Context: one part of a larger RNA
């Protein structure tokens, strides 16, 4: 000086309380452990592993495992040996499960002094080497989680101190804030907080095409209201640029050295950090990652390399985490009908029509996109069910299609008929969350032939309760005190 105290004081945070939805009991998903296995590849393990690397395991991915092969090697760069130039490629036979091994045939790169002679390529000998997802994250780099967006962590010069250090950075106050304000042996300064930076929320200007449609013209169809299409026009919506705004600026009362605060108010689209993101200091945890990449030094080298076929990562007495869908009347079934945002599209996205009960097929109008396509759900109206293991609730089994790919047994998603299991609200426990949130609906993307997604990242639509307070649980910041700990 830290640190640590079942010491003290202060002060924060969905910390707790207050509410409101869950998990923990099921059924399935999907990841861990266990357990089995030839193999069930490897890592991640308190908070910070466990729908985590993985944003797609049938094959491939594959690092495993049998088994069949291949040794200069599937890849690089030199050299060296012989061969072609009919070389490279690209058809083919034979065996084979396939790699492979064993063969036939087509095929003419440039210059040339017409010689394989030069370049160059390719095959082949040999040799240097390649190769290793083999081990060390406790040897690295970079990258990354975590305390924690918490408000802290430091310097320089001056004082004090024998030193180690301390001051500053503590003190009264005030902030979300080491955020300002006074005071003070300190006076400055960095990195951090905050601002600049993004998206929304409000006007303005410009911007007019693929957007828009008030107004005006004309046509269509309509008995009329209307409505559709085309011009004209850019009001308005909207696209996308600039800019304007919000600073406690101004007002009032308490409080008051100050610098804040604390309660109204005016103007305002928005008021006290307007909402959200993006940004993460010194540093902790020899945190994690040699299996993304890089990279030491150690290992392997006819195998710890490298092809390939088939299985395996998906086994399954169980244990756990994270989710899905339920147990039902705020409901389910049915009909008939209207409003999105953001986003994707050429090996794509596909309308209208046809045909199938359906998942789907035919077939292809339109669109490399403000044109074109996919497009809502919850809800609201009409009818049914009447509290029943049910018209709840789907599991799980049979069958017979579909669609993707060489190929769905192992091990794929959808459809149909049939079957209907558990479940009637979950115990100790314990998670989330403060407002356009929670809850509940649904849509769109990545990856990706095609899914095992209910995950994951966005987007909208509908939309609550509660919060007295800071004793208690936890984490954290400041200052003090004790210590036989560093």
């Nucleotide at each position: 000086u830290g640190a640590c105290g079942g010491g003290g004081g202060c002060c924060c945070g969905c910390a707790c309380a207050a509410g409101c939805g869950g998990u923990g009991g099921a059924g399935c998903a999907u990841g861990u452990g266990g357990u089995u296995u030839a193999a069930u590849u490897c890592g991640a393990u308190g908070c910070a592993a466990c729908g985590c690397g993985a944003a797609g395991a049938a094959c491939c991915u594959u690092a495993c495992c049998u088994g069949g092969c291949c040794u200069u090697g599937a890849c690089a760069u030199g050299c060296u040996u012989g061969g072609u130039c009919a070389u490279a490629u690209c058809c083919u036979g034979c065996u084979g499960a396939a790699a492979g091994g064993c063969g036939g045939g087509a095929g003419u790169c440039a210059g040339u002094u017409c010689g394989g002679c030069u370049g160059g390529a390719c095959c082949u000998u040999g040799c240097a080497c390649a190769g290793g997802u083999g081990a060390u994250g406790c040897a690295u780099g970079g990258c990354u989680g975590u305390c924690g967006u918490c408000a802290g962590c430091u310097c320089g010069u001056g004082u004090c101190g024998u030193g180690a250090g301390a001051u500053g950075u503590u003190g009264g106050g005030u902030u979300a804030a080491g955020u300002c304000c006074c005071g003070c042996a300190a006076c400055g300064a960095g990195c951090g907080c905050a601002a600049c930076c993004c998206c929304u929320g409000u006007g303005a200007a410009c911007u007019g095409u693929u957007g828009c449609c008030a107004c005006c013209c004309g046509g269509u169809c309509g008995a009329g209201a209307g409505a559709c299409c085309g011009g004209a026009g850019c009001a308005c919506u909207c696209u996308g640029u600039u800019c304007a705004g919000a600073c406690u600026g101004c007002c009032u009362c308490g409080c008051u050295u100050c610098a804040a605060c604390g309660a109204g108010g005016a103007g305002g689209a928005a008021g006290g950090u307007g909402g959200g993101g993006a940004u993460g200091a010194c540093g902790u945890c020899a945190a994690g990652u040699c299996a993304g990449u890089a990279u030491g030094g150690c290992c392997c080298u006819u195998a710890c390399g490298g092809c390939c076929a088939g299985g395996g990562c998906u086994g399954c007495a169980c244990a756990c985490g994270u989710a899905c869908u339920a147990c039902a009347a705020u409901g389910c079934c049915u009909a008939a009908u209207a409003c999105a945002a953001a986003g994707g599209g050429a090996c794509g996205c596909a309308a209208g029509a046809c045909c199938g009960c359906a998942a789907g097929g035919u077939g292809g109008a339109g669109c490399a996109a403000a044109u074109c396509c996919u497009c809502a759900a919850a809800a609201u109206u009409g009818g049914g069910c009447c509290c029943a293991g049910u018209u709840c609730g789907g599991a799980u089994u049979g069958u017979c299609g579909u669609c993707u790919g060489c190929a769905a047994c192992u091990c794929g998603a959808c459809g149909g008929c049939a079957u209907g299991a558990a479940g009637c609200c979950g115990g100790a426990a314990u998670c989330g969350c403060u407002a356009g949130u929670a809850a509940u609906g649904g849509c769109g993307c990545a990856u990706c032939a095609g899914c095992u997604a209910c995950g994951g990242c966005g987007c909208c639509g509908u939309g609550a309760a509660u919060a007295c307070g800071u004793u208690c649980c936890c984490a954290g910041g400041c200052c003090u005190u004790g210590u036989a700990c560093a």

This is a predicted structure of a 486-nucleotide part of an RNA (small-subunit ribosomal RNA, 3' major domain) from a metagenome. The prediction has a mean pLDDT of 80.